[in-house]
Context: one part of a larger RNA
RNA sequence: CGUAGGAGACUUGCGGAAGGCUGUCCCUAGUACGAGAGGACCGGGACGGACGAACCUCUGGUGUGCCAGUCGUUCUGCCAAGAGCGUGGCUGGUUGGCUAUGUUCGGGAGGGAUAACCGCUGAAAGCAUCUAAGCGGGAAGCCUGUUCCUAGAUGAGGUCUCCCACCCGUUUGUGGGUUAAGGCCCCCAAGAGAUGAUUGGGUUGACAGGCCAGAUAUGGAAGCACGGUAACGUGUGGAGUUGACUGGUGCUGAUAGGCCGAGGA
Numbered sequence: 001c002g003u004a005g006g007a008g009a010c011u012u013g014c015g016g017a018a019g020g021c022u023g024u025c026c027c028u029a030g031u032a033c034g035a036g037a038g039g040a041c042c043g044g045g046a047c048g049g050a051c052g053a054a055c056c057u058c059u060g061g062u063g064u065g066c067c068a069g070u071c072g073u074u075c076u077g078c079c080a081a082g083a084g085c086g087u088g089g090c091u092g093g094u095u096g097g098c099u100a101u102g103u104u105c106g107g108g109a110g111g112g113a114u115a116a117c118c119g120c121u122g123a124a125a126g127c128a129u130c131u132a133a134g135c136g137g138g139a140a141g142c143c144u145g146u147u148c149c150u151a152g153a154u155g156a157g158g159u160c161u162c163c164c165a166c167c168c169g170u171u172u173g174u175g176g177g178u179u180a181a182g183g184c185c186c187c188c189a190a191g192a193g194a195u196g197a198u199u200g201g202g203u204u205g206a207c208a209g210g211c212c213a214g215a216u217a218u219g220g221a222a223g224c225a226c227g228g229u230a231a232c233g234u235g236u237g238g239a240g241u242u243g244a245c246u247g248g249u250g251c252u253g254a255u256a257g258g259c260c261g262a263g264g265a
Stems, first nucleotide, its partner, number of pairs: 001152001005163007015149004021049007033038001051106005059100004066093005071086006110144003117137004164264001166177004182260004186202005207253003210249005217241002223236005
């Protein structure tokens, strides 16, 4: 820009893409078959490999403003307690998130038309013949069936709901303006993200931060008391602290405002 008014939702699917793999064992059954050795079709089940998708409950990984320990040094006047620097100084753990080596699931069943091939009926050609007319069966393959995208599918589809037929000009083709439903700018954010976009919220508000409570993690804070010559230990006390997690709470920030947007050939 188009989809012959302007919007907000929900959809159909022309078409396209993905997927389609396979092994071992058991039962049927030591049956059919076979002198024996051996050893099935059909049908049913169990467990796998590789590949793929989703996810984070478990097992792990990661963790750069989470917790603890610890070395050297500088500083906070000193003790104590801390802070900075040294690869996050090093070391041991670790929430959310992200992840695989972890977990779950998938390949289908069914239907249709067929290939090679197997047939029925059957002439040309009194026989024969699956074929010439006609009618069946038949594959991991084809079309469906499953998942995803898709109406710019210009063949531009469908359904529901909302807004209304304003004002000024005009060459009667249409031009301009204020608006409606609605939308955008702007702002706060994240289940989104390079930027746009998407999604949620914008005081008639729990959207984000803060705070409160909880969860989780770490693992026993400081101070004080007691014991010990001391290093240190014990008690107060599952203590103190705790990023992203859960809930609550208007304390802070989303204030205020601006713009666009039909009148139906």
A computed fold for a 265-nucleotide part of an RNA from Saccharopolyspora spinosa, annotated as large-subunit ribosomal RNA, domain VI. Lineage of the source: Bacteria > Bacillati > Actinomycetota > Actinomycetes > Saccharopolyspora. Rfam family: Bacterial large subunit ribosomal RNA. Rfam links the family to the GO terms structural constituent of ribosome and ribosome. Its mean pLDDT, the model's own confidence on a scale to 100, is 89.